[in-house]
RNA sequence: CUGCCUGUAGCUCAAUUGGUUAGAGCACCGAGCUUAUACCUCGGCGGUUCCUGGUUCGAGUCCAGGCAGGCAGA
Numbered sequence: 001c002u003g004c005c006u007g008u009a010g011c012u013c014a015a016u017u018g019g020u021u022a023g024a025g026c027a028c029c030g031a032g033c034u035u036a037u038a039c040c041u042c043g044g045c046g047g048u049u050c051c052u053g054g055u056u057c058g059a060g061u062c063c064a065g066g067c068a069g070g071c072a073g074a
Stems, first nucleotide, its partner, number of pairs: 001073007010026004019057001028044005050066005
């Protein structure tokens, strides 16, 4: 320099041909339980879906550019 893949909660990941509230587990907080801690049970908190534009009635999803990471080639 060129091509391909990936980017969603603090972390690991879902999200149906684009369709009407973006969810799960872990973590964190609170309550219950316990002499106490842990385990367990219940509840809660948590998102500018990497950024900027475009298409569409409607975008996490499609398109363009950029950024970051990874792989391959030169």
This is a predicted structure of a 74-nucleotide RNA (transfer RNA) from a Minisyncoccia bacterium. The sequence is in RNAcentral, with records from ENA. Rfam family: tRNA. Rfam's curators write: Transfer RNA (tRNA) molecules are approximately 80 nucleotides in length. The coordinates come from a structure-prediction model, not an experiment, and the mean pLDDT is 80.